This is a predicted structure of a 682-nucleotide part of an RNA (large-subunit ribosomal RNA, domain II) from a Candidatus Pacearchaeota archaeon. Rfam family: Archaeal large subunit ribosomal RNA. The RNAcentral record of the full RNA draws on ENA.

Context: one part of a larger RNA
């Protein structure tokens, strides 16, 4: 990991509710005791219980009783018991597995700490301490040398103890091997034998060590200790179906009561999802300034708290500054003169349900929620967090979205056929290389990311102006005189700067619009003609495209690919395309009506479904009864066919070799794929 077998809502008492049955203003019998056909049955036992009156604190009164003057209100006035069967509740281990703990009594120092008794051991080398002889110096104390000597928690190193480092290698039934590395006469190492025992020991102290266990050891027991927590909970079908919120809790993964769900009786015609009408609530959005606040300007009227100027006994004036006012301007969650949509009460009319709808009783399950769109608050934001309304997933299959819980289409009872929807229609790949007319050239697009700003990319529309008395634009010519205007300056001549900007000659030329020069000179421009011979200048608004535009292997329009499209845009017109409609047959539910468990007829805008209820069956063992079968072959085996919506039933065949069954009632140690389930086989 596979196969098998074993495994999990029991049991007992009390309590409710429903079901069936017995008796019934009654019900019932508990210990117990006789009897017999004796683990039972029969009989008998009315002692308790439980109904059969109730109100009220009470006396008390009673079908009424307390409150109260009384109106009136509160409780009462309904048939129950006892057995079984279920659902539920409570007390118990209570559906099953699982803790770390916590407490008793014992059992351990053959491992390990430390002590005590009694033995053992430590290759080989190196230094070379006091002391002791001696020489030599010294007056002495004392010093130097040479010898001798043999000390050391001395040095090097084996055994013997150890156990740094390679984050080497390895799991060998549990710390090994390699290769480095400490210490090795000592606070060393080591045999035996012996003390100390669990909130104790023992410890050069690490909460180390006390037999592969230690921040409190093992085995037993209290013990099935406790779990609001994981995990697991075994046969089929049919109806109907939630919640993830409100409240409170030492409450936050748990409960309780509301609210939403099933089931049952009972009620009596009613009830209102849409819509319209009257009558009425509201104070949001958007919007306004009438209050209340803020807010640019322009004005008017006050000498009026400060300031400023003149006077200074304290007046006067102000283009400061305040107030007040008018007109215009910009706002408001805590402003609102007015004021939607929507919500919403209520009458009525219409629709729809009426299988509804209410009310009572009994079971739950829910109290982590989540996406979208539309709004609110916080936040820079968020696949954020809270919140309000609604829609989906949750508990929803199928069809589009390449893939994709909640994004569009539509709510899957079987089974055929046949029309759509959302989306699509070159090719993968069902269906139009369709029909018009126009955009784009950027592969833009075919995909929903992309802004502000920009564009003499392009096309569309509108308006003003010039234009065959020649527009626009190129060429080519003139672009001049008074004068170098005046002032200013060193100089200023069209072009440093101030003023002023006239007039003459013309086809037309500015006291010059830029360049440049020390200053002039020079080059253009405006203006004008001349050529050319048809539109041209600007400006607005609009489609598409373009730049703005950056991410990490090479690469993504689902993919090939596609350009008068297979893009984009405006219109047509056919197709495909779902479990949707729609028709035909066929199962099943509810509700009527006939019937009365079967059944036939009508109707059903009935048949998705997790929690959960709630109904009916299947199969397993065993009992009791009646009835079967079997050696001419039971049970099991394996294997093929029928039947049945299933659970499962029957039948041929094979193996097998002695039992097994139906049907009607009971009774339960009754159904396996999961619990890091248990045991045992490979």
């Nucleotide at each position: 990991g596979c196969c098998a077998g074993g495994g999990a809502g029991u049991u007992u008492a009390u309590c409710u509710a429903u079901g069936u049955g017995g008796c019934g203003a009654g019900g019932c019998u508990a210990a117990c005791u006789u009897u017999c056909u004796a683990u039972g049955a029969a009989a008998g036992g009315u002692a308790a219980c439980c109904g059969g009156a109730g109100c009220g604190a009470a006396a008390g009164c009673a079908a009424g009783u307390u409150g109260g003057a009384a109106a009136c209100a509160g409780c009462g006035u309904g048939a129950g018991u006892c057995a079984c069967a279920u659902g539920g509740a409570c007390a118990a281990g209570a559906c099953c597995u699982g803790a770390a703990g916590c407490c008793a009594a014992g059992u351990g120092a053959u491992c390990u700490a430390u002590u005590c008794a009694u033995g053992g051991g430590c290759a080989a080398g190196c230094u070379g301490a006091a002391g002791u002889c001696u020489u030599c110096c010294g007056a002495a104390a004392g010093g130097a040398g040479g010898a001798u000597g043999a000390a050391g928690g001395g040095c090097u190193g084996a055994a013997c103890c150890g156990g740094u480092g390679u984050u080497g290698u390895g799991u060998a039934c549990a710390u090994g091997c390699a290769c480095u590395c400490g210490a090795a006469u000592g606070a060393c190492c080591u045999g035996u034998g012996a003390a100390c025992a669990g909130g104790g020991g023992u410890g050069a102290a690490a909460a180390g060590c006390u037999u592969a266990u230690c921040u409190a050891a093992c085995u037993u027991g209290g013990c099935g200790a406790u779990g609001g927590c994981u995990g697991g909970u075994u046969c089929c079908u049919g109806c109907u179906g939630a919640a993830a919120u409100a409240u409170g809790c030492c409450u936050a993964c748990g409960u309780a009561u509301a609210g939403u769900c099933u089931u049952g009786u009972c009620u009596a015609a009613g009830u209102u999802u849409g819509u319209c009408a009257g009558c009425g609530g509201u104070g949001u959005a958007a919007a306004g300034c009438a209050c209340g606040g803020a807010u640019g300007g322009a004005g008017u009227u006050u000498g009026c708290a400060g300031g400023g100027g003149c006077u200074a006994u304290u007046g006067c004036u102000u283009a400061c500054g305040g107030a007040a006012c008018u007109c215009u301007u910009u706002c408001c969650a805590a402003c609102u003169c007015a004021g939607a949509a929507g919500c919403u009460g209520u009458u009525g009319a219409u629709u729809g349900c009426g299988u509804a709808a209410g009310a009572c009783a009994a079971g739950a399950a829910u109290c982590a929620g989540g996406u979208g769109c539309a709004g609110u608050a916080u936040g820079u934001a968020a696949g954020a967090u809270a919140c309000u309304g609604u829609u989906c997933c949750g508990a929803g299959a199928c069809c589009g979205g390449a893939a994709c819980a909640a994004c569009g289409g539509a709510g899957a009872c079987c089974a055929g056929a046949g029309u759509u929807a959302a989306g699509g229609u070159c090719c993968c790949a069902a269906a139009a290389u369709u029909u018009a007319u126009g955009u784009u050239a950027a592969g833009u697009g075919u995909a929903u990311c992309g802004a502000a700003a920009g564009g003499u990319g392009u096309c569309c529309u509108g308006a003003a102006c010039c234009u065959g008395a020649g527009a626009c634009a190129c060429u080519a010519g003139g672009g001049a005189u008074g004068u170098a205007a005046g002032c200013u300056u060193a100089g200023a001549a069209g072009c440093a700067g101030c003023u002023a900007a006239c007039a003459u000659u013309u086809a037309a030329a500015g006291a010059a619009a830029g360049c440049g020069u020390a200053a002039c000179a020079g080059c253009u421009c405006a203006c004008c003609u001349a050529u050319c011979g048809a539109g041209g200048u600007u400006c607005a608004g609009g489609g598409c495209c373009c730049u703005g535009a950056a991410a990490a292997u090479g690469g993504a329009c689902g993919g090939g690919g596609c350009u008068a499209a297979a893009a984009c845009a405006u219109a047509a017109u056919a197709c495909c395309g779902a479990u949707a409609c729609u028709c035909u047959g066929g199962c099943g539910g509810c509700u009527c009506u006939c019937a009365a468990u079967a059944g036939a007829g009508a109707g059903u805008u009935c048949g998705g479904g997790u929690a959960a209820g709630c109904a009916g069956g299947c199969g397993u063992a065993c009992u009791u009864a009646u009835u079967g079968c079997g050696u001419a072959g039971a049970a099991g085996u394996c294997u093929c066919c029928u039947c049945g919506a299933g659970a499962g039933a029957g039948g041929g065949g094979u193996u097998g070799g002695a039992g097994c069954g139906a049907u009607a009632a009971g009774u339960a140690a009754u159904g396996a794929g999961a619990a890091u389930c248990c045991u045992g086989g490979c």

The prediction has a mean pLDDT of 84. NCBI's taxonomy places the organism under Archaea, Nanobdellati, Candidatus Pacearchaeota.